This is a predicted structure of a 112-nucleotide RNA (SAM riboswitch aptamer (S box leader)) from Planococcus sp. CPCC 101016. The organism belongs to Planococcus, within Bacteria. Its mean pLDDT, the model's own confidence on a scale to 100, is 82.
RNA sequence: ACCUUAUGAAGAGAGGCAGAGGGAAUGGCCCGAUGACGCCCGGCAACCGCCAGUAAAUUUGACUGGAAUGGUGCCAAAUCCAGCAGAGUUUUGAUGCUCUGAAAGAUAAGGA
Repeated sequence: ACCUUAUGAAGAGAGGCAGAGGGAAUGGCCCGAUGACGCCCGGCAACCGCCAGUAAAUUUGACUGGAAUGGUGCCAAAUCCAGCAGAGUUUUGAUGCUCUGAAAGAUAAGGA
C1' cells in the first nucleotide's frame, strides 16, 4: 500500500511552549499575529481489552449494564459543504431547495 466489518449532527480548557500557515485532495466556504496548525499538560468518548449479568447444554459468539488503571482514537464548523447516481419539490426554462444511496476520506477491530 490492499481487503472486510462497524461508526461519524453528541462530547471535550479562558492552561503552557512555539510562531505561520491550517481545515486530506479539487471547487467552495471558513479558521489564523485578539497567535491558528503542531507539541505538552488537561479533557471527551467508550472501538478493542477488563468486570458483572442474561438466554441458549458447554466453548466460541450474541445481548445488557459497569469502571476507565491497559491498547488506540478524538477535542472549530455534520466527515465544514459539494462533486457521482436516483427520488421529491419550485420554475416557462435555467438556477435553487429537500431526501436517499454511492464514491472518497477518517477511526476502530479483524484479515492477507
Rfam family: SAM riboswitch aptamer (S box leader). Rfam's curators write: The SAM riboswitch is found upstream of a number of genes which code for proteins involved in methionine or cysteine biosynthesis in Gram-positive bacteria. It was read from a public genome assembly, where an Rfam model found it.